Small-subunit ribosomal RNA from an uncultured prokaryote, 1432 nucleotides, folded computationally. RNAcentral holds the sequence, with entries from ENA. The prediction has a mean pLDDT of 83. Rfam family: Bacterial small subunit ribosomal RNA.
RNA sequence: AGAGUUUGAUCCUGGCUCAGAUUGAACGCUGGCGGUAGGCUUAACACAUGCAAGUCGAGCGGAAACGAAGGGAGGAGCGGCGGACGGGUUAGUAACGCGUGGGAAUUUACCCUUCUCUACGGAAUAGCCUCGGGAAACUGAGAGUAAUACCGUAUACGCCCUUUUGGGGAAAGAUUUAUCGGAGAAGGAUCAGCCCGCGUAAGAUUAGAUAGUUGGUGGGGUAAUGGCCUACCAAGUCUACGAUCUUUAGCUGGUUUGAGAGGAUGAUCAGCAACACUGGGACUGAGACACGGUCCAGACUCCUACGGGAGGCAGCAGUGGGGAAUUUUGCGCAAUGGACGCAAGUCUGAUGCAGCCACGCCGCGUGAGUGAAGAAGGCCCUAGGGUUGUAAAACUCUUUCGCCAGGGAAGAUAAUGACGGUACCUGGUAAAGAAGCCCCGGCCAACUCCGUGCCAGCAGCCGCGGUAAUACGGAGGGGGCUAGCAUUGUUCGGAAUUACUGGGCGUAAAGCGUACGUAGGCGGAUCGACAAGUUGGGGGUGAAAGCCCGGAGCUCAACUCCGGAAUUGCCUCCAAAACUGUCGCUCUAGAGUCCGGAAGAAGGUGAGUGGAAUUCCAAGUGUAGAGGUGAAAUUCGUAGAUAUUUGGAGGAACACCAGUGGCGAAGGCGGCUCACUGGCUCGAUACUGACGCUGAGGUGCGAAAGCGUUGAGAGCAAACAAGAUUAGAUACCCUGGUAGUCCACGCCGUAAACGAUGAGAGCUAGACGUCGGGCAGCAUGCUGUUCGGUGUCGCAGUUAACGCAUUAAGCUCUCCGCCUGGGGAGUACGGUCGCAAGAUUAAAACUCAAAGGAAUUGACGGGGGCCCGCACAAGCGGUGGAGCAUGUGGUUUAAUUCGAAGCAACGCGCAGAACCUUACCAACCCUUGACAUACCUAUCGCGGUUUCCAGAGAUGGAUUCCUUCAGUUCGGCUGGAUGGGUGACAGGUGCUGCAUGGCUGUCGUCAGCUCGUGUCGUGAGAUGUUGGGUUAAGUCCCGCAACGAGCGCAACCCACGCCCUUAGUUGCCAGCAUUCAGUUGGGCACUCUAGGGGAACCGCCGGUGAUAAGCCGGAGGAAGGUGUGGAUGACGUCAAGUCCUCAUGGCCCUUACGGGAUGGGCUACACACGUGCUACAAUGGCGGUGACAGUGGGUUAAUCCCCAAAAACCGUCUCAGUUCGGAUUGGUGCCUGCAACUCGGCGCCAUGAAGUUGGAAUCGCUAGUAAUCGCGUAACAGCAUGACGCGGUGAAUACGUUCCCGGGCCUUGUACACACCGCCCGUCACACCAUGGGAAUUGGUUCUACCCGAAGGUGGUGCGCCAACCGGCUUGUCCGGAGGCAGCCAACCACGGUAGGAUCAGUGACUGGGGUGAAGUCGUAACAAGGUAACC
Repeated sequence: AGAGUUUGAUCCUGGCUCAGAUUGAACGCUGGCGGUAGGCUUAACACAUGCAAGUCGAGCGGAAACGAAGGGAGGAGCGGCGGACGGGUUAGUAACGCGUGGGAAUUUACCCUUCUCUACGGAAUAGCCUCGGGAAACUGAGAGUAAUACCGUAUACGCCCUUUUGGGGAAAGAUUUAUCGGAGAAGGAUCAGCCCGCGUAAGAUUAGAUAGUUGGUGGGGUAAUGGCCUACCAAGUCUACGAUCUUUAGCUGGUUUGAGAGGAUGAUCAGCAACACUGGGACUGAGACACGGUCCAGACUCCUACGGGAGGCAGCAGUGGGGAAUUUUGCGCAAUGGACGCAAGUCUGAUGCAGCCACGCCGCGUGAGUGAAGAAGGCCCUAGGGUUGUAAAACUCUUUCGCCAGGGAAGAUAAUGACGGUACCUGGUAAAGAAGCCCCGGCCAACUCCGUGCCAGCAGCCGCGGUAAUACGGAGGGGGCUAGCAUUGUUCGGAAUUACUGGGCGUAAAGCGUACGUAGGCGGAUCGACAAGUUGGGGGUGAAAGCCCGGAGCUCAACUCCGGAAUUGCCUCCAAAACUGUCGCUCUAGAGUCCGGAAGAAGGUGAGUGGAAUUCCAAGUGUAGAGGUGAAAUUCGUAGAUAUUUGGAGGAACACCAGUGGCGAAGGCGGCUCACUGGCUCGAUACUGACGCUGAGGUGCGAAAGCGUUGAGAGCAAACAAGAUUAGAUACCCUGGUAGUCCACGCCGUAAACGAUGAGAGCUAGACGUCGGGCAGCAUGCUGUUCGGUGUCGCAGUUAACGCAUUAAGCUCUCCGCCUGGGGAGUACGGUCGCAAGAUUAAAACUCAAAGGAAUUGACGGGGGCCCGCACAAGCGGUGGAGCAUGUGGUUUAAUUCGAAGCAACGCGCAGAACCUUACCAACCCUUGACAUACCUAUCGCGGUUUCCAGAGAUGGAUUCCUUCAGUUCGGCUGGAUGGGUGACAGGUGCUGCAUGGCUGUCGUCAGCUCGUGUCGUGAGAUGUUGGGUUAAGUCCCGCAACGAGCGCAACCCACGCCCUUAGUUGCCAGCAUUCAGUUGGGCACUCUAGGGGAACCGCCGGUGAUAAGCCGGAGGAAGGUGUGGAUGACGUCAAGUCCUCAUGGCCCUUACGGGAUGGGCUACACACGUGCUACAAUGGCGGUGACAGUGGGUUAAUCCCCAAAAACCGUCUCAGUUCGGAUUGGUGCCUGCAACUCGGCGCCAUGAAGUUGGAAUCGCUAGUAAUCGCGUAACAGCAUGACGCGGUGAAUACGUUCCCGGGCCUUGUACACACCGCCCGUCACACCAUGGGAAUUGGUUCUACCCGAAGGUGGUGCGCCAACCGGCUUGUCCGGAGGCAGCCAACCACGGUAGGAUCAGUGACUGGGGUGAAGUCGUAACAAGGUAACC
């Protein structure tokens, strides 16, 4: 620090995913040791049992027990201090709760300092005793008793309250000589209470909240301020800088992540808060409204004798429950600390330790060295080897940890040690006891084999798996980490993917439709003042711990200790005055006003008015059609239409002018005239003096459609109707036609309301138009210049690109609005608005890994342009109809072997199925095999031949005769052959042409396909190869950021056509001889043969064209513009064809899917198709005569043979199903062959079918071609109408490129890229999922009103009751007073109840849409002009 993933590829936008770190974790596999930390995140659920707060006899009275006694001990009780600390938890709380910094109106037990005092009295009451009640808990009565318990009096420096004079208020003793106490006061310290500034969640689909509410006065209350409480008065207070409400949450130091800024978090440790079964209340006290106190109410649990009682683990252990999940009912007060005590001491689940758990962090070990026969085994293999691997074994060595044994601390400064016989030290022991987990397609380090076969499975994303899986499972090997390793979850990071640092908004998501304007934000120039922001310095604080730095201690580290720094903050003091701000005096450049012009003859509103056209009405003329369409029909018309003329009515819209012209904020505005009215602009001077910009809420305006009311209604025209079209046609087309369109008033408030571009300001090259105004110059209609609009092109710059470019999408500033993956969805719910339609605001569940922008290359288009081809057209002849041949499909069959399937399968593989072929079928045989290699063994030949038997034959059995291998080292040694045997193997026309090679078809003999360098582009790519001409051609020329090159084209090759030359046999014969005969002599001139040359190049002439390339015409020439025909097939396409030519991977069969043989089948036959042959006749049939060919073949042969050509000519037939046609059938022969039955060919005699030129449709051919005629060859025993060749005769037509088909180039659109046989939309049907509505129903929270009113404190009352103090006398067990208590009453108030709302959640018959789902239905809406341009 990045990477993967949208595409054929590219750039961008944008989401998803990964690599890192983290953890109170959990789960899977595994597990040696030690140190150090941590350990219910869930049910603030319920709790058995034990312990967790007591102590003091030096406060008091004083039982029992013990002791011989002195005495001593201390249960229970009174009293004091402490149970408000320590420990736990995080439910509540969005708050002065917490954090931070300040403040004034306070208290503070124990502690410290100072001062003073500690005197005199009194009355009770527990315990105890007696008597009762009760199951118990507990409790009543009586008698009597003590205190540091209680009360009074005295005293009061200072204290408090009043007024300036008074008033009020204390105390406690104990024990023995020294202390501990007690009271009052002041100060300190500590702890605590209160107030304030700032900070501290989310939601506006929560916008108004509030009656003690806000303030004041008097009073009360408190330790203290205060509506804290109360009476009265006033009507305030909070809130868009978010009140109120709802939801969530303890806060912080810190922790975690991050470069930082931030984000997330608040376990352990520390500070604060709150709580203690739930709710309420107070008491006591220095402190509580009190975890292990009390009272009441409630729920729950327990005891009960049913009358009543008891309880509160969110203390430590522990139990149940919940949960993925979290420990021992341990030891000790030795240490540290706490309570009490004078102390000894007691108590202390605080704490110190131990136990359990790899839960985290840290450290150590599981051995070290040598060791190649590179062992064995495993795995792979190209069979050679490689790898595991110095790894092991083996040899030598060591002993950390562990185990065994011995010694043995510090922690304690005298005693006291739970830990603990622990840490540590020493000795011994034996390599001995100690390695796993995940991964290996890419990201991401690490590869092979086997198994499986879209199955089983994997997967974080992309994606693997359908028979050769580095992706599943196993194995071998490898990579990573290591007592751990993976997985899952969490948080941050990467993510600049919420952007302060640090993003965007023309087309990707995103500018409000538009303006005005409130709050707010921002704001021109000069001077001065202030000092809020700002800057510098000082002070206080920012707890400790943690992080960081430097040291130190445990053997190191983790851990711990010491010191420092830091804590970016807040408060405060001083200083500065540039900038911002505030205040003040000025200024004129922004803004505005006065004045004078001008444009807009569509800025707005109202009134009036005009002509053209449509329609209608009336009348005239006039007659049969009109209208409409691709073509028609519906429709109108003989009741007179259409057409035409005249007149009239009525409504709406304003041709030409008219213009990327004008005006307006936008929507929008168009005949003419008038009235009223808004804004812009130019020019000048004068004036005001920042008055400005933007603008959340708010307000106005706002196309069309729509709504309400009243009119109007010509044309047009949703709905609707009819006619067409169509498979259908609820559409497109046609004929009609109602709302509506128009006017007025009122709503609606939306549009692709678009420049898809918010408003304002400044700056940054130009060029060319155009509208309005001004100025200057003159050549008076031009030039220059300036201000304001409106366009086109273009530089810098910018942009992902396209593009924008002084009218910015450039560079800056200010303000507002908006965006954050696609779908769900601009939807649901809620609110607001609306008469409604609906608008506005606006989610979630769920689902996908993309959706998207721009550009590129292709492909495609019922897009365009140019061009070519027997592509059409013009012609000739066919096919399609008949019969037959042949191939295919189908059907049949035991088998009818297999393949080929649009063109590019179908007279194709098959250049030839009676057996064979043959692969198929039936029945019958063989099993190392018909064939190859190797080994063992036997034989020496192998083999040929005769005969017989069985059999369908293969084969089996018997038999006669002939023959007796080669080399040799002389060895049954070697080779060879045959028979038998063995296990390796042979064999397979079995499967896969979608595993392959090779070969082939096809587009297409079409003119294309590419590369190097350069240049352009971020890039895919482009350029070159496009353009102007030209060509059969990317053929050539010219131009050009291209210049060159390659594979193709052409040429080079073969054949034919002309000539020359060489040669002259088997060829030829002109002339000379000769013959039946080129037979022979002779000759090589000619033909011919086969070698070598020549010849054609737009070379010449004319025209045309850019003077080029070329084209047209002509001459010459055997041949003229590629002379003709072949061979030759670029890059590639079709997973095209072939595993049955051959080769070959993998799979399959192995007494059979191999091998052999007999017979059958491939030849079947209701039918369909392709390719052909023969015909339908007179351009013919038949009969006769009969010449000229050329290939080719015959083992050799220019000699011989196949070999005869057919058309031609003569005669006859005379238009008939015929003297046409020959199918079919009967008979009889021949040939081949082992054999013609299934199933060959050819003769002869007889028979004589269909057929009289062929529907829709369709094929071939442009010259020696079509048509027509015969001939030859291959394979082959035999078999051609097929194939491949050969020659003979020998035409017609092409105006032309509109159309059909195919192709090439350029361009355009694209949502296609498997590329239009593409993509893709919606309803319906089915399955699943989440969600809205929903009669109702259940529960929670909360509000209002009313009822009830426990305990409690307060107030009142207090006739009942009462020790202290006072008074009185009759001196009492007296009376009265003061003061109190019970009781009662009142207001307050918890729980509870009734009624009504609000809100949230659950369930819910039925119902709405949505999403998802390899091969369902119907259509074809969109993407091309998508076949009616699309869209809002």